[in-house]
RNA sequence: GCUCCCAUAGCUCAAUGGUAGAGCGAAAUACUGUUAAUAUUUUGACAUAUGUUCGAUUCAUAUUGGGAGCU
Numbered sequence: 001g002c003u004c005c006c007a008u009a010g011c012u013c014a015a016u017g018g019u020a021g022a023g024c025g026a027a028a029u030a031c032u033g034u035u036a037a038u039a040u041u042u043u044g045a046c047a048u049a050u051g052u053u054c055g056a057u058u059c060a061u062a063u064u065g066g067g068a069g070c071u
Stems, first nucleotide, its partner, number of pairs: 001070007010024004018054001025043006047063005
């Protein structure tokens, strides 16, 4: 220098263009003589910008960051 892949919650991962979810975690409450366990509730995210579309996590382009291969 060229090609390809990835970016979603604190962490690990989903989501056919049509209300962004789960597990773990954190907080509160209940239960218990106490802790633990258990139950319920809450918390919290689409890398950035522009475009296409009635509607974009999803499609297109550019940028940023990370990774792999070739030279």